[in-house]
RNA sequence: CUUUCAUCAAGAGAGGCUGAGGGAACGGCCCGACGAAGCCUCGGCAACCGGCGGAGUCCCGCUGCGGUGCCAAUUCCGACCCAGGGACGAGAGUCCAGGGGAAGAUGAGAG
Numbered sequence: 001c002u003u004u005c006a007u008c009a010a011g012a013g014a015g016g017c018u019g020a021g022g023g024a025a026c027g028g029c030c031c032g033a034c035g036a037a038g039c040c041u042c043g044g045c046a047a048c049c050g051g052c053g054g055a056g057u058c059c060c061g062c063u064g065c066g067g068u069g070c071c072a073a074u075u076c077c078g079a080c081c082c083a084g085g086g087a088c089g090a091g092a093g094u095c096c097a098g099g100g101g102a103a104g105a106u107g108a109g110a111g
Stems, first nucleotide, its partner, number of pairs: 001111008013042005021031003026078003043071003048067002050063005075103001080100003085096004
């Protein structure tokens, strides 16, 4: 890098160094000198792998020592397809809402 499977509405931050960006990409909308990103230390969340037990064919429970992951906003929202509902408004219109996909992230495997 490609590919397979599973999950993605919940959860969880302080300090130090440093100093202007960040939220994948595009459009929005946000976060940021009351300190972004990055690095370090400590802490935490979760339970994919692992471990233990049950069950017996991929399911349930427990655990949190070990391998990852994660700790603004639903993967922040949208973008493509289907569906066409509700609220406000005289109207133009504005706002809200459903299902699927694409893309992405993470884990476990394969090439």
This is a predicted structure of a 111-nucleotide RNA (SAM riboswitch aptamer (S box leader)) from a Chloroflexota bacterium. Of the family's consensus pairs, 91% are formed in the model. Taxonomically the source falls in Chloroflexota (Bacteria, Bacillati). The coordinates come from a structure-prediction model, not an experiment, and the mean pLDDT is 82.